Notes:
Transfer RNA from a candidate division WWE3 bacterium, 72 nucleotides, folded computationally. The sequence was found in a public genome assembly. Model confidence (mean pLDDT): 81 of 100. Its Rfam family is "tRNA". The family's RNA type in Rfam is transfer RNA. A reference for the family is Lowe and Eddy (1997), "tRNAscan-SE: a program for improved detection of transfer RNA genes in genomic sequence", Nucleic Acids Res.
RNA sequence: GCCUGUGUAGUUCAACGGAUAGAACACGCUCCUCCUAAGAGUGAAAUACAGGUUCAAUUCCUGUCGCGGGCA
Repeated sequence: GCCUGUGUAGUUCAACGGAUAGAACACGCUCCUCCUAAGAGUGAAAUACAGGUUCAAUUCCUGUCGCGGGCA
C1' cells in the first nucleotide's frame, strides 16, 4: 500500500429498520449483620466521528479515525 472483519455503560455481551437501547458483572445508596462477606431493594452509566438513504438508523450506504486478521 491492497483486501477483509470490527467499534454500544467501567468490563463482557444483546437489540427484524420502529418499545423509554437491555442483561450480567463491577460501582453508588439503603436494608439485613456485632463487623465483613453473602443476600434483598434501588440508582447512575453507552451507540467512535462526519455525511447520506428512509416517515423512522445501533442496524443500510459513503468517508475519516481506532483495533484485529490476511496479502505484498